[in-house]
RNA sequence: GCCGGCCGCGCGGGAGAGCGCGGGGGCGGUACGCCGCGCCUCGCCACCGAAGGAGCAACCGCCCCGGAAACUCUCAGGUCAACGGACCGCGCGGACGAU
Numbered sequence: 001g002c003c004g005g006c007c008g009c010g011c012g013g014g015a016g017a018g019c020g021c022g023g024g025g026g027c028g029g030u031a032c033g034c035c036g037c038g039c040c041u042c043g044c045c046a047c048c049g050a051a052g053g054a055g056c057a058a059c060c061g062c063c064c065c066g067g068a069a070a071c072u073c074u075c076a077g078g079u080c081a082a083c084g085g086a087c088c089g090c091g092c093g094g095a096c097g098a099u
Stems, first nucleotide, its partner, number of pairs: 001099001003097002006094008018045001020044006026037004046079003052075001053073003059067002
């Protein structure tokens, strides 16, 4: 110098599912009787899988033990948009490996 995966940062792409019900609060309107809300919070019900987490038939590791997916679960998270977002691409940087 080139190549390989890993980590960090930046940019671009990036799915699914509730305008649910009830309590309290806040805000707005009001004829002062009340009415409304993609708002906050608590509870309940329903739903989603692509932060994180957990599980393992095949497979790897001869076996034990272990590893492990976009599969499974749904603890956590989420259910207009926005934010977030596994993962993908590009760029920069770092340590490492091979040559």
Predicted 3D model of a 99-nucleotide RNA (Glycine riboswitch aptamer) from Sphingopyxis jiangsuensis. Taxonomically the source falls in Sphingopyxis (Bacteria, Pseudomonadati, Pseudomonadota, Sphingopyxidaceae). Model confidence (mean pLDDT): 79 of 100. Of the family's consensus pairs, 91% are formed in the model. Its Rfam family is "Glycine riboswitch aptamer". Rfam describes the family as follows. This family represents the bacterial glycine riboswitch.